[in-house]
Molecule: Lysine riboswitch aptamer
Organism: Candidatus Izemoplasma sp.
This record gives sequence, structure tokens and C1' cells, in this order.
RNA sequence: AUAAAAAUUAGAGGUCGCGAUGCAGAUGAGUAAUUGUGGGAGCCGGUAGGCUGUGAACACAAUGAAAGGCAACCAUCGCCGAAUGCAAUAGUGAGACAUCACUCUUGUAUGGGAUUGUAGGGAAAACCUAUAAUACUCCUACUUUGGUAGAGGCGCUAGAUUCGUU
Repeated sequence: AUAAAAAUUAGAGGUCGCGAUGCAGAUGAGUAAUUGUGGGAGCCGGUAGGCUGUGAACACAAUGAAAGGCAACCAUCGCCGAAUGCAAUAGUGAGACAUCACUCUUGUAUGGGAUUGUAGGGAAAACCUAUAAUACUCCUACUUUGGUAGAGGCGCUAGAUUCGUU
């Protein structure tokens, strides 16, 4: 001097960027459950099994929850692979098993949110996950500056601190 590679530092996208916590509250639900009357042998469960003549299903009347999930373009905190999925191992918890949930690690996919369709979860036109399409948007490259493309986050921008090269 340089900025290809590696490391490191600091930043940007949006003001519906991501996540966590908190809360008024809505939903769950006039449901479950309890009591009474009637009724008179079924009901629950994936299986095993369990409840029931000490009264099942069902109907009426009275009393009447809870959990998970959501939650104000709210508040606080942490951040920009923030984070979310999928698979595998291990651990913990519930359970009789099946199975389900959570945590760590590894691998892998996804730039971001929105709308719509489909599928799954969920009580649910809430919300979550996956996928496809549509336009918008960020970044990079090309460009006739009109736009095109996606090879896109382990990315991009900046520094020149380390390293490297001359």
C1' cells in the first nucleotide's frame, strides 16, 4: 500500500423485525363437576382397563369452575439465525403401556412480515406449524436507471484491529 480469504469489532432491514416476561381482559362455558327430580342399563378409552342397581345414557331445574392457547400495533428485558421448524441421541416429567410435553447437543431447511388456498394442531372464522401462490420489502449482482434475477442470514455494510499478499 492492498482488502481476495480467515478471524475480530461495530452496525442496518421493520415501528406488526425476532423472542421472553407481565397484565386489564375476552374465549374456554352456562362446558366439566355437584345437588334434586324423572329415567332404568349402559357409558368412557388407542389398548389394557375403568365407572355404574350405593342407579349408566338421556331430559329438566339449581349452583357453577379450571388448564393449555390468545391478549392492547401496551409496558419491560434480551437481541438481528434474531428465531422457528424437521430428524437423531441423551436427560427430565406425566402415564399401566402406547404416547405426549420440556431441555441440551449434532445435522439440516428458512432473508422478512402480510394476504389467500391446502394440510395438521387447537373448543374456536383466535392463534401456532408446514407448504404453495400473489404483491410488498431488505440485501447482493447485472443494468438501457425503466427494471431483471435469486446464487440469500455461516449472509450484507463499514472499519483496517489481527492475519495474509505485494